[in-house]
Context: one part of a larger RNA
RNA sequence: GAUUGAACGCUGGCGGCAGGCUUAACACAUGCAAGUCGAGCGGUAACAGGAGUAGCUUGCUACUCGCUGACGAGCGGCGGACGGGUGCGUAACGCGUAGGAAUCUACCUAGUAGUGGGGGAUAGCCCAGAGAAAUUUGGAUUAAUACCGCAUACACCCUACGGGGAAAAGAGGGCCUCUCCUUGGAAGCUCUUGCUAUUAGAUGAGCCUGCGUGAGAUUAGCUAGUAGGUGAGGUAAAGGCUCACCUAGGCGACGAUCUCUAGCUGGUCUGAGAGGAUGAUCAGCCACACUGGGACUGAGACACGGCCCAGACUCCUACGGGAGGCAGCAGUGGGGAAUAUUGCACAAUGGGCGCAAGCCUGAUGCAGCCAUACCGCGUGUGUGAAGAAGGCUUUCGGGUUGUAAAGCACUUUCAGCGAGGAGGAAAGGUUGUAGCUUAAUACGCUGCAGCUGUGACGUUACUCGCAGAAGAAGGACCGGCUAACUCCGUGCCAGCAGCCGCGGUAAUACGGAGGGUCCGAGCGUUAAUC
Numbered sequence: 001g002a003u004u005g006a007a008c009g010c011u012g013g014c015g016g017c018a019g020g021c022u023u024a025a026c027a028c029a030u031g032c033a034a035g036u037c038g039a040g041c042g043g044u045a046a047c048a049g050g051a052g053u054a055g056c057u058u059g060c061u062a063c064u065c066g067c068u069g070a071c072g073a074g075c076g077g078c079g080g081a082c083g084g085g086u087g088c089g090u091a092a093c094g095c096g097u098a099g100g101a102a103u104c105u106a107c108c109u110a111g112u113a114g115u116g117g118g119g120g121a122u123a124g125c126c127c128a129g130a131g132a133a134a135u136u137u138g139g140a141u142u143a144a145u146a147c148c149g150c151a152u153a154c155a156c157c158c159u160a161c162g163g164g165g166a167a168a169a170g171a172g173g174g175c176c177u178c179u180c181c182u183u184g185g186a187a188g189c190u191c192u193u194g195c196u197a198u199u200a201g202a203u204g205a206g207c208c209u210g211c212g213u214g215a216g217a218u219u220a221g222c223u224a225g226u227a228g229g230u231g232a233g234g235u236a237a238a239g240g241c242u243c244a245c246c247u248a249g250g251c252g253a254c255g256a257u258c259u260c261u262a263g264c265u266g267g268u269c270u271g272a273g274a275g276g277a278u279g280a281u282c283a284g285c286c287a288c289a290c291u292g293g294g295a296c297u298g299a300g301a302c303a304c305g306g307c308c309c310a311g312a313c314u315c316c317u318a319c320g321g322g323a324g325g326c327a328g329c330a331g332u333g334g335g336g337a338a339u340a341u342u343g344c345a346c347a348a349u350g351g352g353c354g355c356a357a358g359c360c361u362g363a364u365g366c367a368g369c370c371a372u373a374c375c376g377c378g379u380g381u382g383u384g385a386a387g388a389a390g391g392c393u394u395u396c397g398g399g400u401u402g403u404a405a406a407g408c409a410c411u412u413u414c415a416g417c418g419a420g421g422a423g424g425a426a427a428g429g430u431u432g433u434a435g436c437u438u439a440a441u442a443c444g445c446u447g448c449a450g451c452u453g454u455g456a457c458g459u460u461a462c463u464c465g466c467a468g469a470a471g472a473a474g475g476a477c478c479g480g481c482u483a484a485c486u487c488c489g490u491g492c493c494a495g496c497a498g499c500c501g502c503g504g505u506a507a508u509a510c511g512g513a514g515g516g517u518c519c520g521a522g523c524g525u526u527a528a529u530c
Stems, first nucleotide, its partner, number of pairs: 001530004006526005013377004018372001019370002021335001026333003030330003035078003040075002043071002047069003050065007085288003094213007103205002108201008116150001118148002126139005156165003170193006179186003214260003221251003226248008263285004267278004290311005313324004341367001343366003349363001350361004380410004390401004414471001416466005424457001428452009474519005479500003485514005495502002
């Protein structure tokens, strides 16, 4: 000199843009952060509409009906493995980079082949109990895209090449051209979507290897599943991954083992570079979710807001027994020099579910607080010598503050008040039309056009008008380094100080004043890095 996730002191007008527990991975009150689908199912607890019955104060009350919109609880499907947080652990194939072969991959895309015929249950509901509660027992009954056989098998798997094994589920809309009954409907036709098997792709993930990736030798030896082989088991998959047997190996001064420290990287800071330091925000990977262990489900977890066991802690209890996990967003206590609101909205982007409308989303978009950093703007402009008054100083003549002020003439950025006002909006809905499909001018899908229509921010950005210099300057320093000097007080005292050093009666170095210098909504100090 540059820099910082900074803090402290004094001071503080506005805006833009970013950032904001570096400490206790300490403990957490409260609310929210993962749901959705009735176009899978049996249904109807609540709300609304409709219909019916009864009472009558003839327009109200009560009851009934799933008929309709919808929908609590339940079965079922998909998603809760993403998104969000933190950096405890980890010196490791964890990360970075370059390769590899023995693998899996829900949803998505393309292709091929199917979607036949049956069965038994079980939640819910109802009845009867147990318990303070959490919860739970028995009986009866019921559905499915839940579950289980049978059939079939182009491809698929196993094979001793003879053969053997293994699937599925329906739902919604429209129609009467063909068959049957004939208002119309069906086991019929058609459209959409789903389901099963399998091939390939895409995406994601698992595994292996070369090289690189801290400190200590005041750590020199370490190792028995240890190193390798054979066989078997196990896994989606190679492999001592595991086991039986056999061999006695394997690593190490090119630093094994042990100890300490630490998430890694793209990057960031500094520097001419080489390098040094660092890893906040943003992005990629990894690890973790009160502590330790374990598996279940699933395409995917050994799972932050799932389960089980043990432990510590907190809470409830009728003492028999139960409940919990903010390193999600806010917020509280504590620790600390120190770090924010128990805000608004799903309008946009993205995600989950759904045919869709839509619902959910503390992701996200925004707002609030903080000079924490960077950037921009303002606090007026011009004129004005009687060089006013006052202050300070003086050699008492004056000098200086100083065009500074006052005065005169202007301007109105920003803030204030009032008015107007984009863009972030594309979707979605509805009507028409063209095409595809079809028996069809139904339905459905796609394109186009018209109409309609969705904004948290938001009193938005921006523009115009109004009034008035009106509302807006401080901090450090002035002995040398180092830009900037005099007076008074003090008297080795009080004090200053980054280094040299000042102060013991004329202190440009302490304290005050006047003046000056440097920065400026900041200025200094401290800490840290180069």
A computed fold for a 530-nucleotide part of an RNA from an uncultured prokaryote, annotated as small-subunit ribosomal RNA, 5' domain.